[in-house]
RNA sequence: GAUUUAUUAAGAAGCGCUAAGAGACAGGCUCGUUGACGUGCUAGCAACCCCCCUGCUAAGGGGAAGGUGCUAAUUCCUGAAAAAUAAAUU
Numbered sequence: 001g002a003u004u005u006a007u008u009a010a011g012a013a014g015c016g017c018u019a020a021g022a023g024a025c026a027g028g029c030u031c032g033u034u035g036a037c038g039u040g041c042u043a044g045c046a047a048c049c050c051c052c053c054u055g056c057u058a059a060g061g062g063g064a065a066g067g068u069g070c071u072a073a074u075u076c077c078u079g080a081a082a083a084a085u086a087a088a089u090u
Stems, first nucleotide, its partner, number of pairs: 001090008013042005021031003025079004043071003048067002050063005075082001
């Protein structure tokens, strides 16, 4: 990178560095020099993988050390053979 399955109206931010764009794409709308986006550290949210208990093996309940993810706006809104994330396979 490709394929499959699941999820996407809930939830959770401070500081340092950097500097002009950013929110995938098109249109809209919004965020941004009162510093966005990105990045590092710390903190947090959630519970896909994971751990424990029950079990009719479908699922239910609990946990958060570890692997991911996430912490403006319903995936920001609408559109599409759209996108993102997780797990598995290749």